[in-house]
Context: one part of a larger RNA
RNA sequence: CUGGGUUUAAAGGGUGCGUAGGCGGCACAAUAAGUCAGAAGUGAAAUGCUGUAGCUUAACUAUGGAAUUGCUUUUGAUACUGUUGAGCUUGAAUUGGGUUGAGGUUAGCGGAAUGAGUCAUGUAGCGGUGAAAUGCAUAGAUAUGACUUAGAACACCAAUUGCGAAGGCAGCUAACUGGGCCUUGAUUGACGCUGAGGCACGAAAGCGUGGGGAGCGAACAGGAUUAGAUACCCUGGUAGUCCACGCCCUAAACGAUGUUUACUCGAUAUGGGACUUCGGUUCCGUGUCCAAGGGAAACCGUUAAGUAAACCACCUGGGGAGUACGUUCGCAAGAAUGAAACUC
Numbered sequence: 001c002u003g004g005g006u007u008u009a010a011a012g013g014g015u016g017c018g019u020a021g022g023c024g025g026c027a028c029a030a031u032a033a034g035u036c037a038g039a040a041g042u043g044a045a046a047u048g049c050u051g052u053a054g055c056u057u058a059a060c061u062a063u064g065g066a067a068u069u070g071c072u073u074u075u076g077a078u079a080c081u082g083u084u085g086a087g088c089u090u091g092a093a094u095u096g097g098g099u100u101g102a103g104g105u106u107a108g109c110g111g112a113a114u115g116a117g118u119c120a121u122g123u124a125g126c127g128g129u130g131a132a133a134u135g136c137a138u139a140g141a142u143a144u145g146a147c148u149u150a151g152a153a154c155a156c157c158a159a160u161u162g163c164g165a166a167g168g169c170a171g172c173u174a175a176c177u178g179g180g181c182c183u184u185g186a187u188u189g190a191c192g193c194u195g196a197g198g199c200a201c202g203a204a205a206g207c208g209u210g211g212g213g214a215g216c217g218a219a220c221a222g223g224a225u226u227a228g229a230u231a232c233c234c235u236g237g238u239a240g241u242c243c244a245c246g247c248c249c250u251a252a253a254c255g256a257u258g259u260u261u262a263c264u265c266g267a268u269a270u271g272g273g274a275c276u277u278c279g280g281u282u283c284c285g286u287g288u289c290c291a292a293g294g295g296a297a298a299c300c301g302u303u304a305a306g307u308a309a310a311c312c313a314c315c316u317g318g319g320g321a322g323u324a325c326g327u328u329c330g331c332a333a334g335a336a337u338g339a340a341a342c343u344c
Stems, first nucleotide, its partner, number of pairs: 004315003007298002012312001014201004021194003025088002028085004033081002035077008049065006091191001092188004096183005103177007110154001114150008125136002162169002206247006215241002220236004258311006266289010293300002317344003326337004
């Protein structure tokens, strides 16, 4: 390289947009680049293959053939691919009408709970645990009531729900804004699919500057437990968690399942539309169970892991190792790329 693979054995990029490239709907005409056919030239000889012949045979040698899968020129063919021209509407998109949702950004508002403060009632405990102790409390705690204040998160609704490309998104209201779906006309007329590089987004933790800091809580301290206890349990508690701006760019970033298109029995539940004779039908989504088929099995099964096609990514025994070196990026932490010796 060919081949075989990628849910769980090694292997789908975290996700999207998109450049080059690859691939590409229906029908007509032209062309003849790819493609196919004929002819000519060339493709040195030797070797190798094969027929025959010569040394008594063989090795060896001579001679003929095929082969040399290629290239060039020329004459034709035109189904397919390409190119050009002029079209079509089914793919794709735009527009009209309707609709949906925790989609996003910003601002405002709300109640419960928690902590703190003030005042009041009130008196000896509270708190915590398997049991305790550290801790808090007669300088009046815990508990109860009123008021004030702070930050963070939004009980019930709530669902096998919904939305989003993924990460993710949940109190209420407003403004701005992205998407999807349905529907019937109209419009454009292949404008499409994928996508190496590239660009953008990307939980948590972490970093920088400035705020904020109620609760929780790495580190840390103390109390327990224990043979020990640098833990699990308890009392505290800093960073952090929150906000703004700028970085970081990784996750079991998972459906461990790349994107797109077509095809292949059904049952049932549910979210959003349209139609309805109210029985149901139909489009899009989300689940469960199964047919054919697939699979090593578990299982998958119109939301495929079935049957096919296009394009990308990735894998090739375990360890060494996601390490070393180099390079790029980063303030750093580190990230990305990514071996070998050796060993089994």
This is a predicted structure of a 344-nucleotide part of an RNA (small-subunit ribosomal RNA, central domain) from an uncultured bacterium. Rfam family: Bacterial small subunit ribosomal RNA. The coordinates come from a structure-prediction model, not an experiment, and the mean pLDDT is 88. The RNAcentral record of the full RNA draws on ENA and SILVA.